[in-house]
The prediction has a mean pLDDT of 90. This is a predicted structure of a 351-nucleotide part of an RNA (small-subunit ribosomal RNA, central domain) from an uncultured prokaryote. RNAcentral holds the full RNA, with entries from ENA. Rfam family: Bacterial small subunit ribosomal RNA. Rfam links the family to the GO terms structural constituent of ribosome and ribosome.
Context: one part of a larger RNA
RNA sequence: CUGGGCGUAAAGCGUACGUAGGCGGCGCAUUAAGUCGGAUGUGAAAGCCCCGGGCUCAACCUGGGAAUUGCAUUCGAUACUGGUGUGCUAGAGUUUGGUAGAGGUAAGUGGAAUUCCGGGUGUAGCGGUGAAAUGCGUAGAUAUCCGGAGGAACAUCAGUGGCGAAGGCGGCUUACUGGACCAAAACUGACGCUGAGGCUCGAAAGCGUGGGGAGCAAACAGGAUUAGAUACCCUGGUAGUCCACGCCCUAAACGAUGUCAACUAGACGCGUUGGGGGGCUUGACCCCUUAGUGGCGCAGCUAACGCGUUAAGUAGACCGCCUGGGGAGUACGCCGGCAACGGUAAAACUC
Repeated sequence: CUGGGCGUAAAGCGUACGUAGGCGGCGCAUUAAGUCGGAUGUGAAAGCCCCGGGCUCAACCUGGGAAUUGCAUUCGAUACUGGUGUGCUAGAGUUUGGUAGAGGUAAGUGGAAUUCCGGGUGUAGCGGUGAAAUGCGUAGAUAUCCGGAGGAACAUCAGUGGCGAAGGCGGCUUACUGGACCAAAACUGACGCUGAGGCUCGAAAGCGUGGGGAGCAAACAGGAUUAGAUACCCUGGUAGUCCACGCCCUAAACGAUGUCAACUAGACGCGUUGGGGGGCUUGACCCCUUAGUGGCGCAGCUAACGCGUUAAGUAGACCGCCUGGGGAGUACGCCGGCAACGGUAAAACUC
């Protein structure tokens, strides 16, 4: 150096961008570095191997050959890889015209509901549970009507529907802004793929400073339950949940399935979203096509379950990761962090 693997058995980095590196479309010319061939030199001797010889044999000794798979020089070959030059358009991208969308950021704004406050009506209960009690209420509650305040979330529409790299995104309006898809042309001319390090974003909880605080609600208090009840149930209730800015960087961050492109039945009998084209008996129609998103299923794969053109099939490029269980995602060290903690990551011992 070489193996076998990674949906569920150990194993895909949470995600994107991208440096080095690895890999890379079609044609022509050239070069000859890789590659292939010839020659020469060298690759000490001994040993190993082959064929002989000498000790009566053998061990041993000895002659010759082979081997020494290598290196250097030189002469050639030119298919492939590489270098250089030139060209191409099928990859990639740009332009034009459209389309859909909870994609993002900011500002404004709307109604329902809960709570609280003021007022009216009204009277003895309300609330809560398995049943209760704590709690609230004659200082007038609950209920009901009117008015006001404030915060948070946006019913119906709503859909295995849409958008986003992932996390995620849902009232309405406006401004700014990212991406995708479709159609037909034109243009650039391999500009590509992956990506160690690096760097970006990254639910919830948590942290810092300052606001905000309706509802909910860790902690906490009380009432129940119970043998006990540091719980489940009930009444309260503070951080927090919300906003701005700055951190944290984790997750069953899941499709437990890395990214990219190619190929391989679907009779599509099927469903659905966005776009384009065609047909006619113009409709709640039919056919074709394209990009998604679901259901089923052939071949094939799989330990099975299942996957099956959205592959876990067939081959490829590149990265990451695994290598018995526990010890342990721990200790130590280092790096990051305000901290909480995160990242990296063992061993003894033991089965």